Record summary: This is a predicted structure of a 176-nucleotide RNA (Lysine riboswitch aptamer) from Haloplasma contractile. Its Rfam family is "Lysine riboswitch aptamer". Its family is annotated with lysine biosynthetic process in the Gene Ontology. Its mean pLDDT, the model's own confidence on a scale to 100, is 75. Taxonomically the source falls in Haloplasma (Bacteria, Bacillati, Mollicutes, Haloplasmataceae).

C1' cells in the first nucleotide's frame, strides 16, 4: 500500500414489500324471508341418514342485506427474501355423519421470483377481480466487450447473469 477465505456492521435500487387505518368498488350482488308460477329432486365428489306432493330444484316480485379480493389516502408502523407463490407432509378447524373428495388457518422441507407494468392462455368466481405459467416494456446492479473523454476514474451503448447477490467500512491471510 494493495489485497484472498470465512466472518461483523451499515447502507442502495423502485409508483419497492409487507403492516395499520381510511375511500371507493364489488352491489339494485350473493344469501335470507314472504306471496305467485312451477311439478320431482335436493350437497364440492362418493357412501349412509335427513328434507321434500303438508310441494324439492327452478323462475318473478316485494322487503331486507354482507364479505374477503382489487382501489383512494395517510402512516415518528416493521422492513430489503423485505415479501409473494407452487407442491409435499403434518396438526386444527368447517359442515348431519364418515371418506382425506373438497376449503380455510398455521408450521416444516424441496423449488421458482433482483423490482414494477402491460399482454395473453390456463384456472377460479355471482361479478370487480385473484393465482399458475409465458411474452414484452421499462428501470437498479454485477462481468465482458466497444467508444467518448480530463489519463483515471466517469458516461453511453451492446449482451449476459442472478438477491447464498452489490456497494462501503472493520478486520485480516497473502505480496510488494
Nucleotide at each position: 500500500u494493495a489485497u484472498a477465505a470465512g466472518g461483523g456492521u451499515a447502507g442502495a435500487g423502485g409508483a419497492g414489500c409487507a403492516c395499520u387505518a381510511u375511500u371507493a368498488u364489488g352491489u339494485a350482488u350473493a344469501c335470507a324471508u314472504a306471496a305467485u308460477c312451477a311439478g320431482a329432486g335436493g350437497g364440492u365428489u362418493g357412501g349412509c341418514a335427513c328434507c321434500g306432493u303438508u310441494g324439492a330444484a327452478g323462475a318473478u316480485u316485494a322487503u331486507g342485506g354482507a364479505a374477503g379480493a382489487u382501489u383512494u389516502u395517510a402512516g415518528u408502523u416493521g422492513c430489503c427474501g423485505a415479501a409473494a407463490u407452487a407442491a409435499a407432509u403434518a396438526a386444527u378447524u368447517g359442515g348431519g355423519c364418515c371418506a382425506c373428495a373438497c376449503a380455510a388457518u398455521u408450521a416444516u422441507u424441496u423449488g421458482u421470483u433482483g423490482g414494477a407494468a402491460u399482454u395473453u392462455c390456463u384456472u377460479u368466481g355471482u361479478a370487480u377481480g385473484g393465482a399458475a405459467g409465458a411474452a414484452u416494456u421499462c428501470u437498479g446492479u454485477c462481468a465482458u466487450u466497444g467508444a467518448a473523454u480530463a489519463u483515471g476514474a466517469u458516461u453511453c451503448a451492446a449482451u449476459g447473469g442472478a438477491g447464498c447477490g452489490c456497494u462501503a467500512c472493520c478486520g485480516g491471510u497473502u505480496a510488494a